Record summary: Transfer RNA from Candidatus Endomicrobiellum neotermitis, 74 nucleotides, folded computationally.

RNA sequence: GCUGCCAUCGUCUAGGGGUUUAGGACAUCGCCCUCUCAAGGCGGAAAUCACGGGUUCGAAUCCCGUUGGCAGCA
Numbered sequence: 001g002c003u004g005c006c007a008u009c010g011u012c013u014a015g016g017g018g019u020u021u022a023g024g025a026c027a028u029c030g031c032c033c034u035c036u037c038a039a040g041g042c043g044g045a046a047a048u049c050a051c052g053g054g055u056u057c058g059a060a061u062c063c064c065g066u067u068g069g070c071a072g073c074a
Base pairs, nucleotide, nucleotide: 001073002072003071004070005069006068007067010026011025012024013023018057028044029043030042031041032040050066051065052064053063054062
């Protein structure tokens, strides 16, 4: 330099055009339970989906570019 793959709550991840307000687990916060802690139960907060454009009535999802990571080729 060329090609391919990946980027979503603090972490890991689901979702591949509309069906929900982006869901789940862990973590975290509050309450219940307990003499206390853990476990357990209930509830909350937390992601404008890496960034910029485009397509579309509608984009986390499709297309182009950029950035970062990984892999292959040279």
Overview: Its Rfam family is "tRNA". The family's RNA type in Rfam is transfer RNA. Rfam's curators write: Transfer RNA (tRNA) molecules are approximately 80 nucleotides in length. NCBI's taxonomy places the organism under Bacteria, Elusimicrobiota, Endomicrobiia, Endomicrobiales, Candidatus Endomicrobiellum. Its mean pLDDT, the model's own confidence on a scale to 100, is 80.